This is a predicted structure of a 123-nucleotide RNA (SAM riboswitch aptamer (S box leader)) from a Bacteroidota bacterium. Its mean pLDDT, the model's own confidence on a scale to 100, is 76. Rfam family: SAM riboswitch aptamer (S box leader). Rfam links the family to the GO term regulation of gene expression.
RNA sequence: GACUUAUCGAGAAAGACCGAGGGUGUGGGCCCUAUGACGUCUUGGCAACCUUUCCUAUUACAAAGGGAUUUCGGUGCCAACUCCCACCCAGUCCUCAUUUUGAGGAUAAGGGGAAGAUAAGAU
Numbered sequence: 001g002a003c004u005u006a007u008c009g010a011g012a013a014a015g016a017c018c019g020a021g022g023g024u025g026u027g028g029g030c031c032c033u034a035u036g037a038c039g040u041c042u043u044g045g046c047a048a049c050c051u052u053u054c055c056u057a058u059u060a061c062a063a064a065g066g067g068a069u070u071u072c073g074g075u076g077c078c079a080a081c082u083c084c085c086a087c088c089c090a091g092u093c094c095u096c097a098u099u100u101u102g103a104g105g106a107u108a109a110g111g112g113g114a115a116g117a118u119a120a121g122a123u
Base pairs, nucleotide, nucleotide: 003121004120005119006118007117008116013043014042015041016040017039021032022031023030026086027085028084029083044078045077046076048075049074050073053068054067055066056065082115087112088111089110091107092106093105094104095103096102
């Protein structure tokens, strides 16, 4: 770097330094930011996965899955739904045609994908 699986509408502070952008591809929006954002460090916190233990288990064995619990911990995270949209479908509106019904355009708070992020696994 690519692959597989799972999750992503909840949650979570302060101080110091730095000094102009930032919100993790691109574009359009909309927000944050000299009342100092972003980033770095220190302390603190949150709890998604791993890690610990137990139950689901019957005479014995067996937990993929599910539930609870976390000794020290490993990553991660601590503005706004992954901040929103851009791909498809439903819905709504308009136009044309019209026997049925179809075509095109616009919009978008609904649904599903894709992409992204994080964790674990294997390579």